Predicted 3D model of a 100-nucleotide RNA (SAM riboswitch aptamer (S box leader)) from Herpetosiphon geysericola. The coordinates come from a structure-prediction model, not an experiment, and the mean pLDDT is 85. The sequence was found by an Rfam model in a public genome assembly. Taxonomically the source falls in Herpetosiphon (Bacteria, Chloroflexota, Chloroflexia, Herpetosiphonaceae).
RNA sequence: UUCUCAUCGAGAUGGGCGGAGGGACUGGCCCGACGAAGCCCGGCAACCCCAAUUUUUUGGAAGGUGCAAAAUCCUGCAGGUUCGGCCUGAUAGAUGAGUA
Numbered sequence: 001u002u003c004u005c006a007u008c009g010a011g012a013u014g015g016g017c018g019g020a021g022g023g024a025c026u027g028g029c030c031c032g033a034c035g036a037a038g039c040c041c042g043g044c045a046a047c048c049c050c051a052a053u054u055u056u057u058u059g060g061a062a063g064g065u066g067c068a069a070a071a072u073c074c075u076g077c078a079g080g081u082u083c084g085g086c087c088u089g090a091u092a093g094a095u096g097a098g099u100a
Base pairs, nucleotide, nucleotide: 001100003098004097005096006095007094008093014041015040016039017038021031022030023029025076027074028073043067044066047064048063049060050059051058052057072092077089078088079087080086081085
């Protein structure tokens, strides 16, 4: 990277280094010197994992990942609608497990 499945309105007080960007992409709209990204510690969660079990639920957190503004910030394509808007689904994206 391919394909399959699952999840995406929950959660994470904070400290040190750093020093201008960041929110995937498009168009928006935002965040940022009252300190962005990134790195480290702490933290959160519980996909893998561990224990029990009535076999689908309960508990755990040593290890492998992941995560920390706004719904995946909104949006894009399609359908619906009581149409300045709203609803549903898809696509795209992210993460995990499996897979070639």